[in-house]
RNA sequence: GCCCGAAUGGCUCAAUGGUAGAGCGUGUCACUCGUAAUGACAAGGUUCUCGGUUCGAUUCCGAGUUCGGGCA
Numbered sequence: 001g002c003c004c005g006a007a008u009g010g011c012u013c014a015a016u017g018g019u020a021g022a023g024c025g026u027g028u029c030a031c032u033c034g035u036a037a038u039g040a041c042a043a044g045g046u047u048c049u050c051g052g053u054u055c056g057a058u059u060c061c062g063a064g065u066u067c068g069g070g071c072a
Base pairs, nucleotide, nucleotide: 001071002070003069004068005067006066007065010024011023012022013021018055026042027041028040029039030038048064049063050062051061052060
């Protein structure tokens, strides 16, 4: 330099155009002599940025940024 992939709660990941979910973690409550485990509930997200398509974009298109991989 060229090519490919990824970017979504604190972390790891779902979600193939129609109100963004799960596990772990966090908080509260229950249970326990107490703790852990377990169960219930809750909080937590301008979906990397900018622009475009669309009635409607996490999803499709373009550019950029960062990270990973391949070729030279």